[in-house]
A computed fold for a 74-nucleotide RNA from uncultured Elusimicrobium sp., annotated as transfer RNA. The coordinates come from a structure-prediction model, not an experiment, and the mean pLDDT is 81. It matches the Rfam family "tRNA". Gene Ontology term of the family: triplet codon-amino acid adaptor activity. It is annotated as a transfer RNA. It was read from a public genome assembly. The organism belongs to Elusimicrobium, within Bacteria.

RNA sequence: GGCCUGUUCGUCUAGCGGCCUAGGACGUCGCCCUCUCAAGGCGAAGAUCACGGGUUCAAAUCCCGUACAGGCCG
Numbered sequence: 001g002g003c004c005u006g007u008u009c010g011u012c013u014a015g016c017g018g019c020c021u022a023g024g025a026c027g028u029c030g031c032c033c034u035c036u037c038a039a040g041g042c043g044a045a046g047a048u049c050a051c052g053g054g055u056u057c058a059a060a061u062c063c064c065g066u067a068c069a070g071g072c073c074g
Base pairs, nucleotide, nucleotide: 001073002072003071004070005069006068007067010026011025012024013023018057028044029043030042031041032040050066051065052064053063054062
């Protein structure tokens, strides 16, 4: 340098064009329970889906570019 794959809450992950103002687990916070803690129960906050553009009535999802990470080739 060429080609391929990936990037989603703090972490791990679901998602296959409309049911998504993105769901779950762990963690965090609050309340209940308890003499207290843990466990358990209930609830809450938390992701402009890496960034920019395009296609479409509609994009996390399809296409292009860029960045980063991994792999193969030279």